[in-house]
Context: one part of a larger RNA
Molecule: large-subunit ribosomal RNA, domain VI
Organism: metagenome
RNA sequence: CGUUAGGAAGCUUGCGAGGACCUGACCUUAGUACGAGAGGACCGGGUUGGACGAACCUCUGGUAUAUCUGUUGUGUCGCCAGAUGCAUUGCAGAGUAGCCACGUUCGGUCGAGAUAAGCGCUGAAAGCAUCUAAGCGCGAAACUCACCUCAAGAUGAGGCUUCCAUAUAAGGGCCGUCUGAGACUAUGACGUUGAUAGGCUAUAGGUGUAAAGACAGUAAUGUCAAAGCUGAGUAGUACUAAUUACUC
Numbered sequence: 001c002g003u004u005a006g007g008a009a010g011c012u013u014g015c016g017a018g019g020a021c022c023u024g025a026c027c028u029u030a031g032u033a034c035g036a037g038a039g040g041a042c043c044g045g046g047u048u049g050g051a052c053g054a055a056c057c058u059c060u061g062g063u064a065u066a067u068c069u070g071u072u073g074u075g076u077c078g079c080c081a082g083a084u085g086c087a088u089u090g091c092a093g094a095g096u097a098g099c100c101a102c103g104u105u106c107g108g109u110c111g112a113g114a115u116a117a118g119c120g121c122u123g124a125a126a127g128c129a130u131c132u133a134a135g136c137g138c139g140a141a142a143c144u145c146a147c148c149u150c151a152a153g154a155u156g157a158g159g160c161u162u163c164c165a166u167a168u169a170a171g172g173g174c175c176g177u178c179u180g181a182g183a184c185u186a187u188g189a190c191g192u193u194g195a196u197a198g199g200c201u202a203u204a205g206g207u208g209u210a211a212a213g214a215c216a217g218u219a220a221u222g223u224c225a226a227a228g229c230u231g232a233g234u235a236g237u238a239c240u241a242a243u244u245a246c247u248c
Base pairs, nucleotide, nucleotide: 001153006164007163008162009161010160011159012158016150017149018148019147022050023049024048025047026046027045028044034039052107053106054105055104056103060101061100062099063098067094068093069092070091071090072087073086074085075084076083077082111145112144113143118138119137120136121135171248172247173246175191176190177189178188196241197240198239199237200236201235202234203233205230206229207228213224214223215222216221
């Protein structure tokens, strides 16, 4: 821009397109049918795997230049103590959220239709025979459905419900705070009738017992102390920022 005499919000149909479609072993049926024996089933029921795929982060495990701790060299804060800069994040040990797999959960089921090779029924031409000529049936991971996703630019542009109006309303846009969303845009949440983000308070969690002081010890060190710091998560709280406008 189109679809429409209207505009908006919500819900849909499915022309069509894409994805998926895998498979082993074991137990049982049953040492049965079959077979002289050796051996040894179809059909059916159940259990558990492999590879592949999707989603997710409760568990396990990675990463985690948020975080906490230890520590080397050196500089600075006048010195001690305590901090801090630089050295690959200086190095090392842990590690929440997020992201992830080595982790967890789930999937390929059942079935229907029409068939292939094939197997048949009835049956003539051709008094017989014949699955075929008329007619009828069974039959495969292939085909069409069924399962999952997209989908009316399907220009064949579809349908339903509600709202607003006969020139305005309904509803958007811009702007701002953000995001389980993201290259940008878009999506989704919110904009004072407010918990959208930050801050603050509390806390799950992380780290591992801060400084200063007291006590014990000659001292190193230990105890008071589950400390201190942190807290991407959760809950609360308008302190800060989401103003007023403008526009279709």